Notes:
The RNA shown here (Glycine riboswitch aptamer) has 92 nucleotides and comes from an Alphaproteobacteria bacterium.

[in-house]
């Protein structure tokens, strides 16, 4: 001097599924509470797979599978992407 990866932060983009149905309470709804049952998967868990340490029966491990949590009318939220900016700080 270069600044990988990886974290935080701002901004933009960002998907799916009952504006279910009874019952109560209000401010009479798209709300809250209890209930019934029908559905998503991309907050966050869990599971295993390819692989990959290891040398095993054991560790990791997806957007794949579960659907415990979340969610299914706008909003909030949202895995991810892009950009900018701060930090660590390999490499050279």
């Nucleotide at each position: 001097a270069u600044g990988a990866c990886c974290u935080u932060c701002a901004c933009g983009g960002g998907a799916g599924a009952c504006g279910c149905c009874g019952c109560u309470u209000c401010u009479u709804g798209a709300a809250a509470g209890c209930g019934g049952g029908g559905c998503c998967g991309a907050a966050g868990g869990a599971g295993c797979a390819a692989c990959c340490g290891c040398c095993c029966u054991c560790g990791g491990a997806a957007a794949c599978u579960c659907u415990c949590a979340g969610g299914c009318a706008a909003a909030c939220g949202g895995a991810c992407c892009g950009u900018g900016a701060a930090g660590c700080g390999a490499u050279g």

The organism belongs to Alphaproteobacteria, within Bacteria. It matches the Rfam family "Glycine riboswitch aptamer". A reference for the family is Babina et al. (2017), "In Vivo Behavior of the Tandem Glycine Riboswitch in Bacillus subtilis", MBio.